[in-house]
Predicted 3D model of a 1483-nucleotide RNA (small-subunit ribosomal RNA) from an uncultured Chloroflexia bacterium. The coordinates come from a structure-prediction model, not an experiment, and the mean pLDDT is 85. The sequence is in RNAcentral, with records from SILVA.
RNA sequence: AGAGUUUGAUCGUGGCUCAGGAUGAACGCUAGCGGCGCGCUUAAUGCAUGUAAGUCGAGCGAUGAGGCUCCUUCGGGAGUACAUCAGCGGCAGACGGGUGAGUAACACGUGGAUGAUCUGCCCCAUAGACAGGGAUAACGAGUGGAAACACUGGCUAAUACCGGAUAGCCUUGUAGGGUCGCAGCUACAAGGAAAGGUCCUUCGGGACCGCUAAGGGAGGAGUCCGCGGCCCAUCAGCUAGUUGGCGAGGUAAAGGCUCACCAAGGCGAAGACGGGUAGGGGGUGUGAGAGCACGGCCCCCCACAAUGGGACUGAGACACGGCCCAUACUCUUACGGGAGGCAGCAGCAGGGAAUAUUGCACAAUGGACGAAAGUCUGAUGCAGCGACGCCGCGUGAAUGAAGAAGGCCUUCGGGUUGUAAAAUUCUUUUCGGGGGGAAGAGGCAGGACGGUACCCUCGGAAUAAGCGUCGGCUAACUACGUGCCAGCAGCCGCGGUAAGACGUAGGACGCAAGCGUUAUCCGGAUUUACUGGGCGUAAAGCGUCUGUAGGCGGAAAGACAAGUUGGGCGUGAAAGCUCCGGGCUCAACCCGGAGAGUGCGUUCAAUACUGUCUAUCUAGAGGAGGUCAGAGGGGAGUGGAAUUUCAGGUGUAGCGGUAAAAUGCGCAGAUAUCUGAAGGAACACCAGUGGCGAAGGCGGCUCCCUGGGGCCCACCUGACGCUGAGAGACGAAAGCUAGGGGAGCGAACAGGAUUAGAGACCCUGGUAGUCCUAGCCAUAAACGAUGGAUGCUAGGUGUGGGACCGAGAAGGUUCUGUGCCGGAGCAAACGCGAUAAGCAUCCCGCCUGGGGAGUACGACCGCAAGGUUAAAACUCAAACGAAUUGACGGGGCCCCGCACAAGCAGCGGAGCGUGUGGUUUAAUUCGAUGUUACACGAAGAACCUUACCUGGGAUUGACAUGCAGAUGGUAGUGAAGCGAAAGCGGAACGACCCUUCGGGGAGUCUGCACAGGUGCUGCAUGGCUGUCGUCAGCUCGUGCCGUGAGGUGUCGGGUUAAGUCCCGUAACGAGCGCAACCCUUGCCCGCCGUUAUACGUGUCAGCGGGGACUGCCGGCGGUAAGCCGGAGGAAGGUGGGGAUGACGUCAAGUCAGCAUGGCCUUUAUAUCCAGGGCUACACACACGCUACAAUGGUCGGUACAAAGGGCAGCGAAACCGCGAGGUGAAGCGAAUCUCAAAAAGCCGGUCGUAGUUCGAAUUGCAGGCUGCAACUCGCCUGCAUGAAGCUGGAGUUGCUAGUAACCGCGCGUCAGCUAUAGUGCGGUGAAUACGUUCCCGGGGCUUGUACACACCGCCCGUCACGUCAUGGAAGUUGGUAACGCCUGAAGCCGGUAGCUUAGCCCGCAAGGGGGAGCGCUGUCGAAGGCGGGACUGGCAACUGGGACGAAGUCGUAACAAGGUAGCGGUACCGGAAGGUGCGGCUG
Repeated sequence: AGAGUUUGAUCGUGGCUCAGGAUGAACGCUAGCGGCGCGCUUAAUGCAUGUAAGUCGAGCGAUGAGGCUCCUUCGGGAGUACAUCAGCGGCAGACGGGUGAGUAACACGUGGAUGAUCUGCCCCAUAGACAGGGAUAACGAGUGGAAACACUGGCUAAUACCGGAUAGCCUUGUAGGGUCGCAGCUACAAGGAAAGGUCCUUCGGGACCGCUAAGGGAGGAGUCCGCGGCCCAUCAGCUAGUUGGCGAGGUAAAGGCUCACCAAGGCGAAGACGGGUAGGGGGUGUGAGAGCACGGCCCCCCACAAUGGGACUGAGACACGGCCCAUACUCUUACGGGAGGCAGCAGCAGGGAAUAUUGCACAAUGGACGAAAGUCUGAUGCAGCGACGCCGCGUGAAUGAAGAAGGCCUUCGGGUUGUAAAAUUCUUUUCGGGGGGAAGAGGCAGGACGGUACCCUCGGAAUAAGCGUCGGCUAACUACGUGCCAGCAGCCGCGGUAAGACGUAGGACGCAAGCGUUAUCCGGAUUUACUGGGCGUAAAGCGUCUGUAGGCGGAAAGACAAGUUGGGCGUGAAAGCUCCGGGCUCAACCCGGAGAGUGCGUUCAAUACUGUCUAUCUAGAGGAGGUCAGAGGGGAGUGGAAUUUCAGGUGUAGCGGUAAAAUGCGCAGAUAUCUGAAGGAACACCAGUGGCGAAGGCGGCUCCCUGGGGCCCACCUGACGCUGAGAGACGAAAGCUAGGGGAGCGAACAGGAUUAGAGACCCUGGUAGUCCUAGCCAUAAACGAUGGAUGCUAGGUGUGGGACCGAGAAGGUUCUGUGCCGGAGCAAACGCGAUAAGCAUCCCGCCUGGGGAGUACGACCGCAAGGUUAAAACUCAAACGAAUUGACGGGGCCCCGCACAAGCAGCGGAGCGUGUGGUUUAAUUCGAUGUUACACGAAGAACCUUACCUGGGAUUGACAUGCAGAUGGUAGUGAAGCGAAAGCGGAACGACCCUUCGGGGAGUCUGCACAGGUGCUGCAUGGCUGUCGUCAGCUCGUGCCGUGAGGUGUCGGGUUAAGUCCCGUAACGAGCGCAACCCUUGCCCGCCGUUAUACGUGUCAGCGGGGACUGCCGGCGGUAAGCCGGAGGAAGGUGGGGAUGACGUCAAGUCAGCAUGGCCUUUAUAUCCAGGGCUACACACACGCUACAAUGGUCGGUACAAAGGGCAGCGAAACCGCGAGGUGAAGCGAAUCUCAAAAAGCCGGUCGUAGUUCGAAUUGCAGGCUGCAACUCGCCUGCAUGAAGCUGGAGUUGCUAGUAACCGCGCGUCAGCUAUAGUGCGGUGAAUACGUUCCCGGGGCUUGUACACACCGCCCGUCACGUCAUGGAAGUUGGUAACGCCUGAAGCCGGUAGCUUAGCCCGCAAGGGGGAGCGCUGUCGAAGGCGGGACUGGCAACUGGGACGAAGUCGUAACAAGGUAGCGGUACCGGAAGGUGCGGCUG
C1' cells in the first nucleotide's frame, strides 16, 4: 500500500466482498510447563446454608462456675483479680464491599462562584468544668400469647436525663458607621455550657483519656453558574407554581423550595415539548491523522439496595446486612398472627452460546472500637478452578546417503517424503527421586501463602504437536473416488465421467500449545468527503420569481480590542500513554523520573485581518433627464378567409371513405354549384435558431390601463449590496365546482374493417372536454435534463436593439440580446468552450448501490381526482453512464450472383425403381437429419459381406508377442461314427532346419501374462470432409491517433470478375487469399511413325515448341487506372473447361474407413457355425425412370461417333435356338484382336386421336444365365395378360451456348444382379436476359440498438402454483406515561374541647400553671378503584400489493423506423402487457 466482482472487450460511476488489528468472548479439534492478569456481557430473576460490623468493664448497675485473700455459726459471707450472655450508656453501623435498574439531568466532565453554607473523629490556639435534682432498663414478682413479643405494678446506677450559677466567647435584637450588598467594628438589651474515668501521689495535687463554650486549620459535604458530550421534526408548538414581584414559612444554606396576594409572563427552528436509547468521566480499541466505536478489569463521580412511599436518629442517611407503611413473592402458624429481602463473599436453582471454591489467614496493607493488650474485618493478603488473554520455556543437539524400507506419484527412466529415519556421539531446560530452604516482621514472640520460590545432587532422550489451508484474491499440487449426486462457498463461483474448488490419500504452505470458526468494533471505505466527494448524460439544480431570519459583503482614515496572535500564572487527580532509568534469570508485569494531555480560567501585550463604533468616498446598487424596440400583461371593441348548419335556386345518381373495403349520407333529391342567413372557434401570407417575458407562456386590427428592458448623458443618493431555510405569489395540459356557450376537433361509447383474436393502429359517427365568467387543482421530458450573483480568461462568423465615426453608403468602433464554429483549459467519454460544463469567491437546493418505492403508515393541503413530506422488512451482486468491436433491423446508400425478371425443360398428379421417416418385427444392425440428411456412407445385402435376431458350439481363444513347463510316432494329413454345420471323435499315414551329437530352432500342448470388441464417448482427440464460398475478403510490422477497448492502413473518388488497378490520403510497407504459374481443349510448327493403308502420304496418335500482351488504331476518361469501338488473327480483353478453397464459422459430420485418450466387457459386449433379418407395409416425404403420345408409336432399309474395358478376361467367324442363350474356338495382355449393334437422324410403309398399334405396371405359363445354393430374395428371354395415366393444386428445381433439352455409348463396383443410380463419352442442338423495384444469398460504407449464446436475440404485464417478509382490517390481548374523580396507609407539619404526665414554677398539701405525650382532627400523601382518551407492541378471519422460485398459461408492450417513433403529466377505457384524447419533450 491494495485486491476480486457489472462488459465480447474498454474507460468511468457505483455497491458488495477480502487481506489487518482488537475482545470480559463462545464453539470445534488439540494440549507439556511456568509467570502476570482476567472470569454472569443473559434474569436489577428467585434464593437453602454459612459468613460479610462491631467494639469499649478505664462510663454504669448487675451476674458469675471456677481462682486468690480475709472472715466464718462450716450453711456460707465479704473483698479482689478475671470473665460475661443480656441490659443502660458511648462511638462505629452514612466507611469499606456490590450493582448499573433508573437517569438526557448541573447526573457527569471542565472552569468558576458561595459576600448564600454545614462539618463528628483529627490538629492548633482561648476560656472553663460550680453546686444540685428526679427517673429508668437490667433484675425480681405477676399477667397475656403457639410464637414473635407485649403489658402491669416494685427496686437501682451512670460519661443517660433535667433545672440553676458563671460567660472570656457565642446567638438574637436595636442604634452608629462602613460596604454594590457582608463579615468584621462600637454601644446597649436579652439569651446560652459542662462528666466524669483510670493511674500515680509527698494527699497539696499531678499525668493521661474524656467533657463544655467559642475561634482557626485540614480533610469532607451541600448549593449555584459558564461551556462540553446520543438519536428521531413522520415529536412544532410547550407551560398555572407556570414566569416575575411583595410578604411570610422552611432549610445548614440562595431560591416558587412552599404558601397568600399582585402582574401576565416564561421557553422554542442555535430545536422547546414529546418519543426512543443510555449511568458519566479518566480511559480502551482502531486509524497516518482527523475521526469512528466502546466505557469489562483499575481509579473518580453519580444512582440504586425485592417494588413504591415516608420519616426517625445522627456531624453526616431519608440509611444494602436500621425503623414504619403499602404491594408482590417466599417461609411459618395453635389461623388469631408473625418472619424475610445475597445488585457483600462463597454457594443453589433458573435463564443462557457462556463465566470459578459453600477454600486458608487476619502474617502483611487498610478500617471500626478501645488508654492499651486486643476483638472484629468474605475489605484485603493468598490458595483452588478455566489455554479466557498477554509473556516466557520446552518437546532435544551434532554427525549421518546404500539417498534404506514403507507410502505416494510416474513418461516406468525415475521423482518425492528426505538428513528425515535408523545408526554413532552429546546435553538435561522440562520430568522423576533425594537433600537444603528463604525474603516478605522497626524491636521479644508471632508467616495464611509454604516445605512454595530458589539452590545442590542423581537418573535417563527420556514425559511433551497439533490445527487450519493448498481455483483466483492468497503462501501451498498431484492421484483416486464421486458424476449438477453427495457436497463446498468470504466474494467471484466449483460439481452434469478425465474436478489442482466435493471426499480420501500422499505431498506442500501457514501458524504453533495452540489452530480454526462464529459474533462484534475500527480499518481498508476519499463509500457522509473538516482534513477529503459530487449534481449536462452515471444518484443528484426546488417549475419560476419576490422576499423574512441567517450567511457573505466595495474604497480610504481613526478609535476599541470581541474574534485572532504571543508571553506569564493557575488548573488539567492517580493509574494509563510516550521517553529515560531501575526490579523480578528475560519478557509480560512492577517501581522511580520526565514529557504529553491539542482543554478551561486569569493576566500582560500586539492590532495585519474579521468585527463594533465614528466621520468620509463613488467604481457596486438605486434615482433624475433624453431616446428606442417589442406576439410582455389586463380590459373593451372590431375585421376578413375557412368549416358547419339552416333557407331558397340550379341539377341528377351517386357521394364519402380506404392499401382495399364496408358502416355512413343520398331519388323524402345528397355530393357538386349559386344566393342569403346564423353561430362558434382560430387568426393564412408577413414569420425569421426574429422579438418580449422570471418561468408557465405570448401572434388579425383599434382604443384604454399597466409591468419590465436596452442605449446615451454623468445631475442626485452614498454600500442603500448578493444569496435566501421557513413563508408568499405566479404556474402548460388534463381534471373539478357553478353558470353560460358549443362551429370544428374529439377521450369514453357505437358501428364498419383488419386479425388467430383486435377491448388497437384504419374508416363512419360521437358525448364529456376543448371556448367564456367566477373559483379550485399545483403537476409535466415544467429541459439547456445545466440554481442565483460577481470578477477574470484567444479568436472567427451570422442576426435583433441602441449610440458614435463616416456621406442618411460601404465599412468600422462600442454597449446589450440571440445563434453557430473554435483555442487554452476542463471532462469517464460524449462534449462545453466570454450565453462555460474554464479559473475563482459568496449564498441556497439536492445526491450517497439496484429493487421494494416516490410506495406504506403518520401529518399537512384539496370538493374530488390527488398533491407534498416520506420509511422499513425483505431481496439481488449488481443496477448504471460514455465510448469500442461485432451481430442484427419489417434503417439508408452502393454493388454482385440463373437471386429475381425474360425464356426452355422439369418436379409436385400416375405406375414403377431407390432412399428416408413412421409403423411392424425375434431382428427389420449402425450412422447421416433445414440449407450443408433422405440413388447419402453403399463403386453391387441370395450365403459371404453382416456389425442385427434365433439356435448350436468352443474359451489363451479366429489373430500377435513374451515367459515357464511339457512334448518324439512330434508337426502335419486325417477314414468310420454323431451332427444343419461348426464341432466332437479319433483308426491309419507321417515329416523339416542347425549341430560340437550333449542339444538347439520351428511346430504342438498346458499354464501365466495377455489377445479380442463395428461396445460407449465425434461434447476428450488426430486425420479427412461438408458448408458459408472461388465469396473477396482476413491479417501483420513499424509509425500515427485515442486514458483505454480500439482506430488508421483496409477509408474517399474512379475502375475491376477480384482489397484488380489508378489517384487522393498519417500512413508506409508486408503476409495469407485474387490473378498468374499446372492440366485439358481450340490454331500453327518441328520430330518420331507402332498403327490405318497396296505403296507413298500423314487424316490420326505421341513428344517438344510457338501463339494473345489491351500489343496496334480511334473515341471516352483527369496526360491515370480503365472502358467502348475497330483492324489483324484459329482464338480478344480471364478464349472454353478443370485442378486449386484465405482468417475463420457451424462443440457441423465421421470412435463404423483408419488412428487414438479415457471408460466398459473377458466361458463374453470377444469367437465359430446354420438358418433368418437388413428386401416387412395402413401411410408420409425425397431423388429418379417410364409415360400420358402423331415433332409420335410400329415395321423395313440405310448413315455417322467419342471415350473406355479386357487373361480365373474380352471373345470373332461359323452353326443351333423366335429369343435370352448355347456350341465353337480364331485372335488379343491389345492404335493390331475383341466388347461393338451406336441411337436420335435419313428414306419408305402403316396407325388417325382412341385409354388407342399410346402406356407399360401387374399377373400366369414356358425358358435361359450366374452361383454350393435364386423359397424368403437375382437378372434375362418368349408367349399371354394390358392397371393407373389424356400434361398434373398450392408450391417448387435446373439451365445464359456447344449450354439447356433430346439421343445413345462406355466404365467402376461385380460370380451374378434388382444401375432407371454414380461417373465419363460423344451425336443432334435451341430460346431468352428490358432491367435490378421485389424474393434468396453475399460484399462495402453508414445509421440505430436495452442484442454479445449476438433477432431462432432481448424482454413486459395479467393469470395459476409454492415460499418469504410486509401494509390494511372487524376484533382480541398486553405494555408505557399522563389526566379526571373516589378512597386514602405510614409519616412530617398544623389544630385540639378528651385522656395521660417524675423533674421546672406556685403551693405545707391537695391541687394548679407551664411543657410533653396519647387520642381525635385538617392539608399533603404511596398504592388501590373507577373512567375516557393518548402512545406503542403481539395475534388475527379476510384483504392489498411486493420479492423470489424449474423447462406452467395468455398475449407481444419496449429495445431496429421493434413493424402505430418512444417517453413523461393528466383523464377515460381495457384479461394483461396496454390503448386513446389533450397540451409537452427528443433521451